Annotation:
Small-subunit ribosomal RNA from an uncultured bacterium, 1449 nucleotides, folded computationally.
[in-house]
RNA sequence: AGAGUUUGAUCCUGGCUCAGGAUGAACGCUGGCGGCAUGGAUAAGGCAUGCAAGUCGAGGGGGUUUAGGCCCCCGGCAAACGGGUUAGUAAUACAUAGGAACGUACCCUCUAGUCGUGAAUAAUUUGCCGAAAGGCAAGCUAAUACACGAUAUGCUCUACGGAGUAAAGAUUUAUCGCUAGAGGAGCGGCCUGUGUCCUAUCAGCUAGUUGGUGGGGUAAUGGCCUACCAAGGCAAUGACGGGUAGGGGGUGUGAGAGCAUGGCCCCCAACAUUGGAACUGAGACACUGUCCAAACUCCUACGGGAGGCUGCAGUCGAGAAUAUUUGUCAAUGGGCGAAAGCCUGAACAAGCGAUGCCGCGUGUGGGAUGAAGGCCCUUGGGUCGUAAACCACUUUUGUUAUAGAAAAACUUACGUGAUGGUAUAUAGCGAAUAAGAGGUUACUAACUCUGUGCCAGCAGUAGCGGUAAUACAGAGACCUCAAGCGUUAUCCGGAUUUAUUGGGCGUAAAGAGCAGGUAGGUGGAAAUAUUAGUCAGAUGUCAAAUCCUUCGACUCAAUCGAAGAACUGCAUUUGAAACGGUAUUUCUAGAGGGAGUGAGAGAUUACUGGAACUUAUGGUGUAGCAGUGAAAUGCGUUGAUAUCAUGAGGAACACCAAAGGCGAAGGCAUGUAAUUGGCACUCUCCUGACACUGAUCUGCGAAAGCGUGGGUAGCGAAUGGGAUUAGAUACCCCAGUAGUCCACGCCCUAAACGUUGCACACUAGGCAUGCGGGGAUUCGACCCCUCUCGUGUCGUAGCUAACGCGCUAAGUGUGCCGCCCGGGAAGUACGAGCGCAAGCUUAAAACUCAAAGGAAUAGACGGGGAUCCGCACAAGCGGUGGAUCAUGUGGUUCAAUUCGACGGUAAGCGAGAAACCUCACCAGGGUUUGAAAUCCAGCUGCACGCUCCAGAAAUGGAGAAGCUUUCGAAGGUGCUGGACAGGCGCUGCAUGGUUGUCGUCAGCUCGUGCCGUAAGGUGUUCCGUUAAGUCGGGAAACGAGCGCAACCCCUUUCGUGUGCUAUUAUGUCACACGAUACUGCCCCGCACAGAGUUCAUGAAGAUGUUUCGUGGAUUGUGUGUGGGGAGGAAGGAGGGGAUGACGUCAAAUCAGCAUGGCCCUCUGACACCCUGGGCGACACACGUGAUACAAUGGCCGGUACAAAGGGUUGCCAAACCGCGGGGUGGAGCCAAUCCCAAAAAACCGGUCCCAGUUCGGACUGGAGUCUGCAACUCGACUCCACGAAGCCGGAAUCGCUAGUAAUCGGGAAUCAGCACGUCCCGGUGAAUACGUUCUCGGAUCUUGUACUCACCGCCCGUCACACCAGGAGAGUCGGUAAUACCUGAAGGUCCUGUAUCAAAACGGGGACUACGGUAGGAUCGAUAAUAAGGGUGAAGUCGUAACAAGGUA
Repeated sequence: AGAGUUUGAUCCUGGCUCAGGAUGAACGCUGGCGGCAUGGAUAAGGCAUGCAAGUCGAGGGGGUUUAGGCCCCCGGCAAACGGGUUAGUAAUACAUAGGAACGUACCCUCUAGUCGUGAAUAAUUUGCCGAAAGGCAAGCUAAUACACGAUAUGCUCUACGGAGUAAAGAUUUAUCGCUAGAGGAGCGGCCUGUGUCCUAUCAGCUAGUUGGUGGGGUAAUGGCCUACCAAGGCAAUGACGGGUAGGGGGUGUGAGAGCAUGGCCCCCAACAUUGGAACUGAGACACUGUCCAAACUCCUACGGGAGGCUGCAGUCGAGAAUAUUUGUCAAUGGGCGAAAGCCUGAACAAGCGAUGCCGCGUGUGGGAUGAAGGCCCUUGGGUCGUAAACCACUUUUGUUAUAGAAAAACUUACGUGAUGGUAUAUAGCGAAUAAGAGGUUACUAACUCUGUGCCAGCAGUAGCGGUAAUACAGAGACCUCAAGCGUUAUCCGGAUUUAUUGGGCGUAAAGAGCAGGUAGGUGGAAAUAUUAGUCAGAUGUCAAAUCCUUCGACUCAAUCGAAGAACUGCAUUUGAAACGGUAUUUCUAGAGGGAGUGAGAGAUUACUGGAACUUAUGGUGUAGCAGUGAAAUGCGUUGAUAUCAUGAGGAACACCAAAGGCGAAGGCAUGUAAUUGGCACUCUCCUGACACUGAUCUGCGAAAGCGUGGGUAGCGAAUGGGAUUAGAUACCCCAGUAGUCCACGCCCUAAACGUUGCACACUAGGCAUGCGGGGAUUCGACCCCUCUCGUGUCGUAGCUAACGCGCUAAGUGUGCCGCCCGGGAAGUACGAGCGCAAGCUUAAAACUCAAAGGAAUAGACGGGGAUCCGCACAAGCGGUGGAUCAUGUGGUUCAAUUCGACGGUAAGCGAGAAACCUCACCAGGGUUUGAAAUCCAGCUGCACGCUCCAGAAAUGGAGAAGCUUUCGAAGGUGCUGGACAGGCGCUGCAUGGUUGUCGUCAGCUCGUGCCGUAAGGUGUUCCGUUAAGUCGGGAAACGAGCGCAACCCCUUUCGUGUGCUAUUAUGUCACACGAUACUGCCCCGCACAGAGUUCAUGAAGAUGUUUCGUGGAUUGUGUGUGGGGAGGAAGGAGGGGAUGACGUCAAAUCAGCAUGGCCCUCUGACACCCUGGGCGACACACGUGAUACAAUGGCCGGUACAAAGGGUUGCCAAACCGCGGGGUGGAGCCAAUCCCAAAAAACCGGUCCCAGUUCGGACUGGAGUCUGCAACUCGACUCCACGAAGCCGGAAUCGCUAGUAAUCGGGAAUCAGCACGUCCCGGUGAAUACGUUCUCGGAUCUUGUACUCACCGCCCGUCACACCAGGAGAGUCGGUAAUACCUGAAGGUCCUGUAUCAAAACGGGGACUACGGUAGGAUCGAUAAUAAGGGUGAAGUCGUAACAAGGUA
C1' cells in the first nucleotide's frame, strides 16, 4: 500500500466481498510448565445456609464467679465509611471554568471558661397477657443520661435603651475530656457560563406558568411554599413530545481528522424487593435503621407475626456463556478504645477456567546403503529424508532428597507469617513426561494421485461438481501459525462509500417548473477611533492512573516502580491592530433615479376583416359519391356528389415568416383603439453601497380534469358499425358524445428540457443575425466603421469517463440556495397538510439481488440506407412433381432385416460390384496363450501334406510316410505353463489425419509509425476502375505476409528435332523442345485532371484596372474506361483443369487407418472357427434415375463418318454350327503392328396413318445360354408367347449462357458373373439475356441496437402453483404516560379540645398525599376471518408490449 466481482473486450460511476488490528467473548479440534492479569455482559429474576459493624469497664448501674473473667442495661462514638450494581436519569446528572447567600462531628492553632442544685428511669425483682414476636402494671437505683439556677471573654437579636444564651467528669497528678467563640484544613449544600445521542411522519408549549410585593420555610439563595398584583416566559440557533442511554478520566482503531465504545482500575451520580414518608444525627430522608401501602416467600395454636444477597461464597432459573458455600487479619487501610486489644467476605492470599498477555520447553551434535515402509512415476527414478535406526552429549521441564527466605515491623513485656516448608539454592536419576490446528482455484503462502459424476457435497466473494475435478471426499506431499489453531459475533480500518482535512449534480444518483421576498449568510473605495472575533506573551487550572520518552526492580518479558514530557481545553491578565466587527466622516467604479430616443406575436379589455368549412333556401343537372393496400359500413332517384346565387354559424388566423422578435417561466401571431409591465441605446445630471443570494412564506404556472352558466362549425377520448386477423376490446375506414371555445371558481402536475440554479469578475478568434449608436453621401435606397445588448454556428487554451462544452462554459474564481449516496420493493405503505373529486405534497421499512448504470469499441443483426456481384431473378431451352421399373432412405415387419450419413452441406451417399466369401447381424455346432504377433521356462524327433471313417462343416479319430546338422537338443516345428493377445465394443463432445460447406467469395492479417486514458483505430476508408484488397489518384501512414493473378497440365496455330508398326510423302500421325500475344496499331464515345481563348459575375485592393474565385461556350493535351476496326489460327483472362486465405458449423468420420480413457476376456467371452439364414422383407411416404406416352416418330433394307480406352488367370480374329444367347476353333497380340470393334444418331429407299396403335414395354408362362463348389431364397443374358400403366403430368420445383443445353452412341474402373449407377470419350448441335424493381445468396461503406450462446437473440404483463415479509382489516388482548373525579394509610404541618404555671402526651378536625378505583381519550405493541398489492421460485398457460423504422417511432 491494495485486491476480487457488472462487459465479447474497454474506460468510468457504483455497490458488495476480502487481506489488518481488537474483545470481560462463545463454539469446534487439540493441550506440557510458569509468571502477571482477568472472569454473571442475559432475569435491577427468586433465594436455602454461613459470614459481611461494631467497640469502649479509664462514663454509670446491676447479675454471676473463689479468682481471672463473662453477661445484661443506661450512656458515648461509629454505623451517612468501606463493599455491590447501572434499574432510573437527556439534565434535580456529568465534564470544565467560575461564583456567593452557607454548614461542618472527629483533626490542627488561638482566646475564655469548666460554679451550684434537682427530678426521674433501664437493667434487676414481683405480678399479668400472648403459640410466638412481644407487651402491660407495680417497686429499687446511678451516671460524661435529663432538667433548672448562676456567670458571659465571646456569640445571637435589637426599637441601640437593652434582652437572651454554656459546661462533665475520670484519674496513679502526667494527662484525657467538657463548654463558648475565632481561624485553618479536608468534606458537603447551592448558583452561573460552555459542552454532552436519535427523531419535525413531534411545531407550537406553559397558570406556580414568568416577574414583583408581603409573609412562611431552610444551614443557605430562590415560586422552595403561600396571599395579592401584573401578563408574562420558552421556541426553527428546534421549545414541547417520543425513543434510547448512567457521565467522565480513558479504551479500541486510524497517517491524522475522526469513528466506535465506557468491562477491570480511578473520580462523580443514582439505586438497595416496588411505591410513599419522616425520625435520629455534624452528616441520611439511611443496602444488612423506623413507619405505612403493595407483590412475593416463610412460621402459626388462625388470634397474629417474620423477611429482603444490585455485600462474600453458594443455589435455582433464563442463557452461547462467566469461578470456591477456601485461609488470615501477617501486611495495607477502616471503626471503637488512653492502651493491650476486639471487629473487619474492605484487604492480603490460595483454589478453578489456555479467557487474555508474556516467557520456557517438547532435546543437542554426528549419522547414506540415501534402509524398510508410504506416495508419485515418462518405470529411468523422484520424494518423505539426516528424517529414522545407530553413536556421543546435555538436563530447562519432570521427579527424589537436603537446606530454606525477604516481604517487618509491631508489642511495656511475652510474643507474632495466612500465603508456605512456597519462591530459591545444592545434589542424584533419566531423552526420559510433553504437538497440534487450519489451509493448498484466484484474491492468498502452499500440488499430485485415487474415488465420485450437476449426485454426494464445498463456498468469505467470484465460483467449483454433468467420467480425465490442483475447488467435493480420502491419501501422500507442501504452506502458515504454534500450546494453541480455526469458526461465529461485534467495533475501527481499508471506505475519499457522508468527503472540515477530502466527493459530487448536461448524459451515470442528483438544479426546486418559474419568480418576488422575510430571517439568515456574504458584501465596493478612503480616513480616524475602538477591540467580545483574530494574533502573541504571562499566570492559574486541566486529580491520580493510562499513552509517550528515559532510568530502575523481578535471570528476560509481560508486570511493577521513579522521573520527565504531554493532556491540543477553559479562565484571568498584559499587549498588537494587518484582516473581520463596531462607531463616525468622506467617495463613486456596484445599485438606483432623471432627461431624450427606439424595437417588439409582452399582458388585459373592447371592436373588427377576409379566405376556408359546415349548414339552410332556391336554381342548373343526373347516377353515382365517398373511402381503401383491396374493400365494406356510410350518403344518393324523397335527386346526392358537382356547380351558381343568397343567408346563418362557430372556431382558427394563409402569404409576410426567418437558425427572427418579446416574456421570469408556463407561453405569445388577422387588424384597430385604450390601459399597462419589462428591455436596449445616448447624455453622464442626481442619490451615495441603498447590494447579491434566499430556509419558511407569497404569487404565477402547458395540457388534461372538476364545478356553475353559455356556446358547439371543424376535430374528436368513450361508444357504435365496417374491415384486417388465429384472435384484434388496436393500427385502417364510416359515424360520433364528453372535451376542445367563452365567463367565473378550483386543480398545481409535465421529457415544466439547454435534462445545465441565481449573481459578479477574468480568459484567443472567425462567420451569421436582431434592436440601437457613429461617419460619408444622397431626393432616397444602398455603402463603410465601431461599440453595447440579444440570438446562433465553428473553434484556441482549459475542462471532461468519454460524448462533448468552449466569453450565452460543462474553463478559472467568489458568494448564497436547492439536491444526491447501489438496484428493486417505491415516489409505494402509514401518518400529516391541501383539494368538491381525481389526486397532489411530504415520505419510510421488512424482504430480495450482486449487480443496476453512463460513454465509447469490435462484431452480429434490422420487415434501416447506399453501391456492387452471382443461371439469383428476368428472357429462353429441356426436365422433376403424374405412369411403370431400377436404386437409396424413412417407416413397418422380422430370429436378424449389421452399422454410419439427416435442411442447404443425408438419401444411385461410405458401397468403383452383398448368391458363399465380403459380414460387422441372426440361429445352431465348436475352440480358449487362442486365426495372426513378441518373449521366457520346460518337454518333443516332430510339423505340414496324403488316405480312410463320423459329421452340415468346423472338427475329431485311425493309418501310412516323414527335416537340416559342424552331433551342442544348436536352428526350425509342435505340446504344456506363464507374461500377454484379441475386440467393426463405447466416447468424432478427449484426439491425430482426412473431408464437406460458406466459396474460387475477395477477403484475412502483421511489423514499425501515428491517433486514442483504454478496448481499439489508421493502413484495409475516399474518388475512379476491375473478375479480383485488380490497378491508378489522393490520404498519417510506410511497408510486408496469407489469399487474387501468374508460374503447372490439356487444347487451338506455327517452327525445329526425333520417331514411325506395309509403302509413298513438300510429312498425315505420334513424341519432345520452343515460338507467337499483347501493357502493341487505328477510329469514336464518356468521365476526370490540369492548361489556353472568350463572355457573364463576385470578392479583395481601392477609384484603379490588377489579383483571386464562380458559371457558360470553345480548343488541344494527358489519364482511365467502353465500343468498333486492321493484321491474325487465336482479341481483349482464347477455352477447360489442378490449385480452396483467416476462419464458421463442438459439421462428418473411433466401421479406412492411428490413438487417450473406459469396458469385455482362466466361469468362457463383446475374442476366434464353421454351416445355414439375413443385409434382397412390404400397407405406405420421400429422394435420385431409366423407359415412355409417339409421325422432328416406330419398323425393315442399304450407305457413311469418330474419339478415348482396355487386353496373358487376358483380348480373342478368320472359318464352321446355332433364330439367338452362345458353342467349336485356334491365327494374332505383353500391342501406333493383333483383338475388343458393329460406332449410333445422320443419309438413301420402303412401310405404318393418329389408334392405347406396327406407340409403350411392365408383368407373367414356357424353353434355354453363360459364369461359378453352388444361381431356391438371390445373378445376367437369349428365344417364343403374354402385352399392364401411360395420350406430356396439380400446388410447387431443378439444370443450363456455346461447342454450352438438348440429343446420339463408344470405353473404363469395380469384377468369376452381375450397371438404368459412377467416371471418361467423341458425333450432331440450338434458343435467349431488355435489364437489376422483385426472390435467394454474397461483398463493401454507413446507420440504429436493451443482441455477444450474437434475431432460432433479448424480453414484458396477466393467469395457475409454492414459499416469504410488510401494509389494510369487523374486532380482540396487553403495555406506557397523562387528564378529570372518588377513596384517602403512614407522616410532618396547621386549627382546635382536654390538660398544664407553661409544656409534653392524648382526643377531634382541615389541607397535602402513596397505593387503589371509575371515565373518556392519546400512544405503542401482539393477534385475526378476509381481500389487495410486493418479492422470490431449471423446464406451466395466453399473447408479443419494448430493443432494428421492433414491423403503428

Its Rfam family is "Bacterial small subunit ribosomal RNA". The coordinates come from a structure-prediction model, not an experiment, and the mean pLDDT is 82.